This is a predicted structure of a 390-nucleotide RNA (Bacterial RNase P class A) from an uncultured bacterium.
Rfam family: Bacterial RNase P class A. Rfam classes the family as a ribozyme. Rfam links the family to the GO terms ribonuclease P activity, dimeric ribonuclease P complex and tRNA processing.
It was read from a public genome assembly, where an Rfam model found it.
RNA sequence: GCUGCAAACCGUUCUAUCGCGCCUGAAUAAGGUGAGGAAAGUCCGGGCAACACAGGGCGCCGCACUUCCUAACAGGAAGGUGUUUUAGCGAAAGCGAAAGGCAACGGAUAGUGCAGCAGAAAAUACACCGCCUAAGUACAGGCAACUGUAACGGUAAGGUUGAAAUAGUGAGGUAAGAGCUCACUGGCGAGAUGAGUGAUCAUCCGCCUGGUAAACCCUGCGGGUUGUAAGGCCAAAUAUACCGACACUUCCGGUGCAAACCGGAAUAAAGCUUGCCCGGUUGAGUUCGGAGGGUAGGCUGCUCGAGGCACGGAGUGAUCCGUGUCCCAGAUAAAUGAUAGAAUCCCGAUUUAUCGGGAACAGAACCCGGCUUACAGGUUUGCAACAAUA
Numbered sequence: 001g002c003u004g005c006a007a008a009c010c011g012u013u014c015u016a017u018c019g020c021g022c023c024u025g026a027a028u029a030a031g032g033u034g035a036g037g038a039a040a041g042u043c044c045g046g047g048c049a050a051c052a053c054a055g056g057g058c059g060c061c062g063c064a065c066u067u068c069c070u071a072a073c074a075g076g077a078a079g080g081u082g083u084u085u086u087a088g089c090g091a092a093a094g095c096g097a098a099a100g101g102c103a104a105c106g107g108a109u110a111g112u113g114c115a116g117c118a119g120a121a122a123a124u125a126c127a128c129c130g131c132c133u134a135a136g137u138a139c140a141g142g143c144a145a146c147u148g149u150a151a152c153g154g155u156a157a158g159g160u161u162g163a164a165a166u167a168g169u170g171a172g173g174u175a176a177g178a179g180c181u182c183a184c185u186g187g188c189g190a191g192a193u194g195a196g197u198g199a200u201c202a203u204c205c206g207c208c209u210g211g212u213a214a215a216c217c218c219u220g221c222g223g224g225u226u227g228u229a230a231g232g233c234c235a236a237a238u239a240u241a242c243c244g245a246c247a248c249u250u251c252c253g254g255u256g257c258a259a260a261c262c263g264g265a266a267u268a269a270a271g272c273u274u275g276c277c278c279g280g281u282u283g284a285g286u287u288c289g290g291a292g293g294g295u296a297g298g299c300u301g302c303u304c305g306a307g308g309c310a311c312g313g314a315g316u317g318a319u320c321c322g323u324g325u326c327c328c329a330g331a332u333a334a335a336u337g338a339u340a341g342a343a344u345c346c347c348g349a350u351u352u353a354u355c356g357g358g359a360a361c362a363g364a365a366c367c368c369g370g371c372u373u374a375c376a377g378g379u380u381u382g383c384a385a386c387a388a389u390a
Stems, first nucleotide, its partner, number of pairs: 001386001003384008012343007020034005036361001040372002043370005048227004055278004060223005065079005080105001081103005088095002106218002111216002113212002128159002130155003137150005167185006186208004191204005231300004242290004246285001249266007270282004307326008344359006
């Protein structure tokens, strides 16, 4: 320098005329303002609102190394460990700096399941090819010492298979071998000391006990439900109806000659409370269910906020604090536009200074913080390979 990958930011601006919505205004004057980085998806978390005595258990769902940030989060920051790429060290096993990438990062000694084929054998893992004949057993030869064979004996160092084969390398030792012994490496340990807020790290000591949980599962922590079409207010209308189910019980008090009426309490059927249960609550008819009829207009919620911008301070950082300043959509079938010129960026041609063309993804609907997805082009940073120069 070119290319590729990843991450972050920007992603149109200005002027004039006309038009549209909202706000201020007595005003038809005048002024101010008007769609994003994702407004998308509806995947999370909240604010807010209602239900509610929001209570218990199970189920279901979410998270899972440590510390911190935040209103909170399945989000973010920094670190730890592992892994990957490799300069280097070592006889070997192995170790491994710096920088970057990745991790859905608790538990396999609670239990269950899974690993085809191959292979002797896949975790109660029982030896196919092999190795050994020390001691013992059996047979044969031999006067005997001894020799040979065998496996009913020993062995898993060598070989075979596989993703994975009873931790590994080297030396000694042994009949042949094996942590059998030693040195080193690796792993494990609620062990000791030191450092650190902590995860962990270093040294020492002890031991040598497959894998897999993005399989079921276990452990720990957390989760009430619904959702702005929530909810509140005003207006309007509401068959002197229909069908079905259940109930019309008990007690107390008052009025009354009585019949009866009024009030209160308890409870039944039947509802509500997420999916179930317990519990709770409404409840003696303004009950529950079905079919059907009428009305459905307006206001509010509705934009001053976990708010924006600038400067300063603290912090590795996410972020927090202070000071100052600003008000920046609120529509309701839906406004935020059109025209002209200039500027910016990109592409092509070419007379080097002109011409032509293009500018992506895409439109608020209660609000905010995240995540995911889409995107012409531009800027910045990191990594990888290639090339060139020093």
Model confidence (mean pLDDT): 75 of 100.